[in-house]
RNA sequence: GGGGUCGUGGUGUAGCCUGGUCUAACACGUCGCCCUGUCACGGCGAAGAUCGCGAGUUCAAAUCUCGUCGACCCCG
Numbered sequence: 001g002g003g004g005u006c007g008u009g010g011u012g013u014a015g016c017c018u019g020g021u022c023u024a025a026c027a028c029g030u031c032g033c034c035c036u037g038u039c040a041c042g043g044c045g046a047a048g049a050u051c052g053c054g055a056g057u058u059c060a061a062a063u064c065u066c067g068u069c070g071a072c073c074c075c076g
Base pairs, nucleotide, nucleotide: 001075002074003073004072005071006070007069010028011027012026013025020059030046031045032044033043034042052068053067054066055065056064
């Protein structure tokens, strides 16, 4: 230098190919309440990501296109 995969709450993932249907969902974690003599377990609830960043297409983008940054892998 060329190519590929990945980047989504604090952590790990799904959703992306096939754009839309109330909320970006699930698990763990965090916080509050209930339960208990206490802890744990369990139950109920809450906060937390505008989807790496920027631009484009579109009535509408996590999802399509382009650029760019980072991580890993392959080729030279």
Overview:
A computed fold for a 76-nucleotide RNA from a Candidatus Omnitrophota bacterium, annotated as transfer RNA. The sequence was found in a public genome assembly. The prediction has a mean pLDDT of 80. Taxonomically the source falls in Candidatus Omnitrophota (Bacteria, Pseudomonadati). Rfam family: tRNA. Rfam classes the family as a transfer RNA. Gene Ontology term of the family: triplet codon-amino acid adaptor activity.